A computed fold for a 71-nucleotide RNA from Glomus cerebriforme, annotated as transfer RNA. The sequence is in RNAcentral, with records from ENA and Rfam. The coordinates come from a structure-prediction model, not an experiment, and the mean pLDDT is 84. It matches the Rfam family "tRNA". From the family's description: Transfer RNA (tRNA) molecules are approximately 80 nucleotides in length.
RNA sequence: GGAGGCGUAGUCCAGUGGUAGGAUUUUUGACUCCAAAUCAGAAGGCAUGGGUUCGAUUCCUGUCGCCUCUG
Numbered sequence: 001g002g003a004g005g006c007g008u009a010g011u012c013c014a015g016u017g018g019u020a021g022g023a024u025u026u027u028u029g030a031c032u033c034c035a036a037a038u039c040a041g042a043a044g045g046c047a048u049g050g051g052u053u054c055g056a057u058u059c060c061u062g063u064c065g066c067c068u069c070u071g
Stems, first nucleotide, its partner, number of pairs: 001070007010024004018054001025043006047063005
């Protein structure tokens, strides 16, 4: 240089066009003499710009970052 893949919550993963979910973490409350465990609630996210569409995490495309193959 060429080809392909990936980017979603602090972390690990779902979600392939119609209001983004789970586990864990953090936090509040209940329970407890206290704590743990358990139960209930809350907070927290689509890498970034543009395009297509009534509607985009999803489709197309530029950029950025990471990984793999290859000269």